Record summary: Predicted 3D model of a 73-nucleotide RNA (transfer RNA) from a bacterium.

[in-house]
RNA sequence: GCCCUCGUAGCUCAGGAGACAGAGCAACGGUCUUCUAAACCGUAGGUCGUAAGUGCAAUUCUUACCGAGGGUA
Numbered sequence: 001g002c003c004c005u006c007g008u009a010g011c012u013c014a015g016g017a018g019a020c021a022g023a024g025c026a027a028c029g030g031u032c033u034u035c036u037a038a039a040c041c042g043u044a045g046g047u048c049g050u051a052a053g054u055g056c057a058a059u060u061c062u063u064a065c066c067g068a069g070g071g072u073a
Base pairs, nucleotide, nucleotide: 001072002071003070004069005068006067007066010025011024012023013022018056027043028042029041030040031039049065050064051063052062053061
């Protein structure tokens, strides 16, 4: 250089055109407990890497760029 995969919450990841964008863990508040942990209940947290395109509609499809990983000479 070329090819492939990936980029979504603090972390690990679902979701691959139309739903209010979700789960687990973590954080915060509460119940319980003498206290802590565990358990249970609740709350908050997202420019879906960036920009453009297609389309009635894009986290999702296309293109370029940025970043991470892998393959190849």
Its Rfam family is "tRNA". From the family's description: Transfer RNA (tRNA) molecules are approximately 80 nucleotides in length. Rfam links the family to the GO term triplet codon-amino acid adaptor activity. RNAcentral holds the sequence, with entries from ENA.